[in-house]
RNA sequence: CGGGAAGUAGCGCAGUUGGCAGCGCACCACGUUCGGGACGUGGGGGUCGGGCGUUCGAGUCGCCUCUUCCCGA
Numbered sequence: 001c002g003g004g005a006a007g008u009a010g011c012g013c014a015g016u017u018g019g020c021a022g023c024g025c026a027c028c029a030c031g032u033u034c035g036g037g038a039c040g041u042g043g044g045g046g047u048c049g050g051g052c053g054u055u056c057g058a059g060u061c062g063c064c065u066c067u068u069c070c071c072g073a
């Protein structure tokens, strides 16, 4: 320098043909317990790496860019 993959909640991930951003763990509260753990119920937490564009509408499509990894030179 060229090609490819990944980036979504604290962590790990899903999100199908563009149409309300979700799951597990973790965290908080309550119940249960003498207490803890486990279990159950409820709850909080997101500029979807960043910017621009297309569209009535973008996590999803296009362009640019950043980070990490792989391959090649």
Stems, first nucleotide, its partner, number of pairs: 001072007010025004019056001027043005049065005

The RNA shown here (transfer RNA) has 73 nucleotides and comes from a Bacteroidales bacterium. RNAcentral records the identical sequence in 2 taxa. Rfam family: tRNA. About the family: Transfer RNA (tRNA) molecules are approximately 80 nucleotides in length. By type it is a transfer RNA.